[in-house]
RNA sequence: GGGUGAGGUAGAGGUCGCAACUGUGAAGAGUAUACCGGAGGAGGCGUAUGAAGCCGCCUAUGAAUCCGGAGGAAAGGCACCGUUGCCGAAGCGUUCAAUCAGCUUCAAUCCGAUUGAGCCGCUGGGGCUGUCGUCGAAAGAGACAGAACUGUCACAAUUUCUUAUGCCAUAUGGGAAAUUGUGUUGAGCUAUCUUCAUG
Numbered sequence: 001g002g003g004u005g006a007g008g009u010a011g012a013g014g015u016c017g018c019a020a021c022u023g024u025g026a027a028g029a030g031u032a033u034a035c036c037g038g039a040g041g042a043g044g045c046g047u048a049u050g051a052a053g054c055c056g057c058c059u060a061u062g063a064a065u066c067c068g069g070a071g072g073a074a075a076g077g078c079a080c081c082g083u084u085g086c087c088g089a090a091g092c093g094u095u096c097a098a099u100c101a102g103c104u105u106c107a108a109u110c111c112g113a114u115u116g117a118g119c120c121g122c123u124g125g126g127g128c129u130g131u132c133g134u135c136g137a138a139a140g141a142g143a144c145a146g147a148a149c150u151g152u153c154a155c156a157a158u159u160u161c162u163u164a165u166g167c168c169a170u171a172u173g174g175g176a177a178a179u180u181g182u183g184u185u186g187a188g189c190u191a192u193c194u195u196c197a198u199g
Base pairs, nucleotide, nucleotide: 005195006194007193008192009191010190011189014087017086018085019084020083021082023080024079025078035069036068037067038066039065043058044057045056046055049107050106051105052104053103054102090123091122092121093119094118095117096116097115098114099113100112124150125149128146129145130144131143132142134141135140151185153183154182155181156180157179158178159177160176161175162174163173164172165171
């Protein structure tokens, strides 16, 4: 000085990059709960889909259900602005654990939610379209698929610039950028530092 392995640091993709939080707004909804009146007349409620049983609670001081009246929410989720933290940001899947759900049995499309920790599981990214026995009141979310777009790296071709071969011209080689095509994809890529082995 060049190249490789290991480790660290800092960055890039996108004007819909990712996530969280406050605020505002729409929706939830004139819904639920509670109250009044009428009909009704013995059941109703308690898991994560149904049924049965046990147990507990409510109920003739009137259950379920229906009609009317006056009044009347909220959460999760969504959109926008702002702030913060970031670039496996994050999402999904799966395993284990804990919590909530009263217990047992049978069945069922084999099935709840939240939190945490693993797997070096899958996905580079954001939209559009379609499907879905998933979640959701809906809007949407998620999963899968499709045709494009975009970013990364590699290869090839073309063009431009630059550089070396003494100079001009020409030619050849190297480097950079752009365009096109093909392939690939985050355990990546770019820059940089340290260290090990080899030469």

Background:
Predicted 3D model of a 199-nucleotide RNA (Lysine riboswitch aptamer) from Paenibacillus lutimineralis. Of the family's consensus pairs, 93% are formed in the model. NCBI's taxonomy places the organism under Bacteria, Bacillati, Bacillota, Caryophanales, Paenibacillus.